[in-house]
Model confidence (mean pLDDT): 83 of 100. Transfer RNA from a Ktedonobacteria bacterium, 75 nucleotides, folded computationally.
RNA sequence: GCGCGCGUAGCUCAGUGGCAGAGCAUGCGACUUUUAAUCGCAGGGUCGUGGGUUCGAACCCCACCGCGCGCACCA
Numbered sequence: 001g002c003g004c005g006c007g008u009a010g011c012u013c014a015g016u017g018g019c020a021g022a023g024c025a026u027g028c029g030a031c032u033u034u035u036a037a038u039c040g041c042a043g044g045g046u047c048g049u050g051g052g053u054u055c056g057a058a059c060c061c062c063a064c065c066g067c068g069c070g071c072a073c074c075a
Base pairs, nucleotide, nucleotide: 001071002070003069004068005067006066007065010024011023012022013021018055026042027041028040029039030038048064049063050062051061052060
C1' cells in the first nucleotide's frame, strides 16, 4: 500500500430498515443464610466521526478515524 472483519451503557455483547436492549458491574430497597448470597427497582447511550439515501437509519451507500487479521513491498 491492497483486501477482509470489528467499533452500540463502566466491561462483555445482542439488535441487518419501524420504541435502542441483555448479562456483569454500580446505587437503592426487600429478605436471611450477614465481610456476603438471593430477589426486585433505579441510574447509566453524540450506536467511532462526517456526509448521503429513505416517510423513517445502530442497520443501506460514500469518505475518514481507531483496532485486529491476511496479502504485497522491504531499497
The sequence was found in a public genome assembly. The organism belongs to Ktedonobacteria, within Bacteria. Rfam family: tRNA. The family's RNA type in Rfam is transfer RNA. Rfam's curators write: Transfer RNA (tRNA) molecules are approximately 80 nucleotides in length.